The prediction has a mean pLDDT of 80. Transfer RNA from a Candidatus Nanohalarchaeota archaeon, 74 nucleotides, folded computationally. NCBI's taxonomy places the organism under Archaea, Nanobdellati, Candidatus Nanohalarchaeota.
RNA sequence: GGGUCGAUAGUCUAGUUGGCUAUGACGUCGCCCUUACAAGGCGAAGGUCGGGAGUUCAAAUCUCCCUCGACCCA
Numbered sequence: 001g002g003g004u005c006g007a008u009a010g011u012c013u014a015g016u017u018g019g020c021u022a023u024g025a026c027g028u029c030g031c032c033c034u035u036a037c038a039a040g041g042c043g044a045a046g047g048u049c050g051g052g053a054g055u056u057c058a059a060a061u062c063u064c065c066c067u068c069g070a071c072c073c074a
Stems, first nucleotide, its partner, number of pairs: 001073007010026003019057001028044005050066005
C1' cells in the first nucleotide's frame, strides 16, 4: 500500500435483505421477602447504535469518506 470482518447502555449481546416505542443477560438503584445477609420476586434509571455526509416519506440496517480494532496479502 491492497483486501476481509468488526464498533449498539458501565460490561457482553440480539437486531441481516429499511417501517410503529432498539432486545436480552450481568451490573446499578428502589420496593417485597429475611432478625440480618445471600438467593429469589416485582419495578425503575441508563443508548447522539464509533464520527460525518448522502439516498429515502422513513436508516442501527443501504452508499461514500474518516477514526479505531482484529486478521490476511504484498

RNAcentral records the identical sequence in 2 taxa.
The RNAcentral record of the sequence draws on ENA and MGnify.
Rfam family: tRNA. Rfam classes the family as a transfer RNA.